Two RNAs folded together computationally: RNase P RNA and transfer RNA, 417 nucleotides in total. Rfam match: Bacterial RNase P class A. Rfam classes the family as a ribozyme.
RNA sequence: GGAGUGAGUCGGGCGAUCGCUUCCCGCAAGGGAAGAGGAAAGUCCGGGCUCCAUAGGGCAGGGUGGCCGUUAACGGCGGCGCGGAGCGAUCCGCGGAAAGUGGCACAGAAAAAAGACCGCCCGCAAGGGUAAGGGUGAAAUGGCGGGGUAAGAGCCCACCGGCGCACGAGUAAUCGCGCGCGCACGCCAAACCCCACCCGGAGCAAGACCAAAUAGGAGGGUGAGCGGCCCGCUCGCAACCCCUCGGGUAUGGUCGCUGGAGCCGGCGAGCAAUCGCCGGCCUAGAGGAAUGAUCGCCGCCCGCAAGGGCACAGAACCCGGCUUACAGACUCACUCCGGCG
RNA sequence: UCCCCGGUAGCUCAGUCGGUAGAGCGGACGGCUGUUAACCGUCAUGUCGCUGGUUCGAAUCCGGCCCGGGGAGCCA
Numbered sequence: 001g002g003a004g005u006g007a008g009u010c011g012g013g014c015g016a017u018c019g020c021u022u023c024c025c026g027c028a029a030g031g032g033a034a035g036a037g038g039a040a041a042g043u044c045c046g047g048g049c050u051c052c053a054u055a056g057g058g059c060a061g062g063g064u065g066g067c068c069g070u071u072a073a074c075g076g077c078g079g080c081g082c083g084g085a086g087c088g089a090u091c092c093g094c095g096g097a098a099a100g101u102g103g104c105a106c107a108g109a110a111a112a113a114a115g116a117c118c119g120c121c122c123g124c125a126a127g128g129g130u131a132a133g134g135g136u137g138a139a140a141u142g143g144c145g146g147g148g149u150a151a152g153a154g155c156c157c158a159c160c161g162g163c164g165c166a167c168g169a170g171u172a173a174u175c176g177c178g179c180g181c182g183c184a185c186g187c188c189a190a191a192c193c194c195c196a197c198c199c200g201g202a203g204c205a206a207g208a209c210c211a212a213a214u215a216g217g218a219g220g221g222u223g224a225g226c227g228g229c230c231c232g233c234u235c236g237c238a239a240c241c242c243c244u245c246g247g248g249u250a251u252g253g254u255c256g257c258u259g260g261a262g263c264c265g266g267c268g269a270g271c272a273a274u275c276g277c278c279g280g281c282c283u284a285g286a287g288g289a290a291u292g293a294u295c296g297c298c299g300c301c302c303g304c305a306a307g308g309g310c311a312c313a314g315a316a317c318c319c320g321g322c323u324u325a326c327a328g329a330c331u332c333a334c335u336c337c338g339g340c341g
Numbered sequence: 342u343c344c345c346c347g348g349u350a351g352c353u354c355a356g357u358c359g360g361u362a363g364a365g366c367g368g369a370c371g372g373c374u375g376u377u378a379a380c381c382g383u384c385a386u387g388u389c390g391c392u393g394g395u396u397c398g399a400a401u402c403c404g405g406c407c408c409g410g411g412g413a414g415c416c417a
Base pairs, nucleotide, nucleotide: 001337002336003335004334005333006332007331008330009329010328012298013297014296015295016294017293018292020035021034022033023032024031025030037312041323042322044321045320046319047318048317049203050202051201052200056231057230058229059228061199062198063197064196065195066080067079068078069077070076081094082093083092084091085090095194096193100192101191102188103187104186117134118133119130120129121128122127142160143159145157146156147155161183162181163180164179165178167176168175169174207255208254209253210252217245218244219243220242221241247416248415262281263280264279265278266277267276268275269274299310300309301308302307342413343412344411345410346409347408348407351366352365353364354363360397368384369383370382371381372380390406391405392404393403394402
């Protein structure tokens, strides 16, 4: 210098004037303070909070899936293990197919039960032997080599692979090493399923209070009903629950509502995720919804210029993640190649 | 704000335990008729919303996006 990998930050700045929302001071006039994001988004996971349900158990249903940790929790994150891709930094994947059921179109002889289309061998033939070779397919019954044989074949042998057992290391996944077994086991579980673990339901239009108004109504379902089902427990004859039709009120007010698993800095524990301690800080809370406009200077982009533009986007109960969108600028660590010293 | 459903031919819709997608209407051409309609025959028609993945193979199974539709106030 070139090519690349992985993390991360910013994402127009400053000032003036006029507005908007909330709060504070003030009797008032007025004055002061704060005011979108890394994704506020999708609503895909998880938790808090609220109401309802809930003795407990089983079944059903849903979810997760190498191991260990982390956490309020997670499908997140970190470390490790194994397999794969890459020269490498690094990235991607992950329970069980010898419990059972099922599927594997077309082609092919045969698709997991067995089995001979061509070929090879024996045989006059009939027939038999043979899974080595050909061909089909996404996939063909361990692989390569040697021996062996009529031709062949784990039939025998070495190596590799596989399975079982023992020992050692490790919390574990797993790894190492030794012995044994010629080998019995095709693929699919983002097919049913099995194993292990987790999960009650609904959602701030949750929910609480105040106010207004009337038809606080009518009909039906069920006899047993509601809670997914069953055992069981509880209520108890409709007053519960469910469905349908209608009426009133008005798009009513207050609370929930923002100080929190909070942010910044330092130190410590840990490989890390993360956690602990100390110090400092207060940072939108509206309710159809404020966060804007104009001007000046500067930065960047487009344009000859005048001038125009400033990525994606925009809070709605609150957090932790994931995913998706994002012009451009910058930082750090690492890898490979080339050159010079 | 929250919850639910859907997207397949021009239109309305089928298509479920995965095997190369159909029906009706519409369209084109031909026939019948003096002509039109009706009727008869033939034909064409698809990025299965998009994009990744699982699989030999995806409309179908699993993620992530995009678009469309519906519902939920209080008395209660």